[in-house]
RNA sequence: GGGCCGGUCGUCUAGCUUGGUUAGGAUACCGCCCUGACACGGCGGUGGUCUCCGGUUCGAGUCCGGACCGGCCCA
Repeated sequence: GGGCCGGUCGUCUAGCUUGGUUAGGAUACCGCCCUGACACGGCGGUGGUCUCCGGUUCGAGUCCGGACCGGCCCA
């Protein structure tokens, strides 16, 4: 340099193929319950620039173009 794949709460990850509900789950954190106390467990809560810019559309995490970063392969 070329090809392919990926980027979503602090972390991991689903959703993308087929655009439309409040972006879901686990973990972590906080509160309550439980216990003599802790751990485990139960219930609830907080937490998101869906990498960035632009385009299409009534509407974009999702489709299109470009950029950046990362991974694999080729040279």
Predicted 3D model of a 75-nucleotide RNA (transfer RNA) from a Thermoproteota archaeon. Its Rfam family is "tRNA". By type it is a transfer RNA. Rfam links the family to the GO term triplet codon-amino acid adaptor activity. Lineage of the source: Archaea > Thermoproteati > Thermoproteota. The prediction has a mean pLDDT of 81.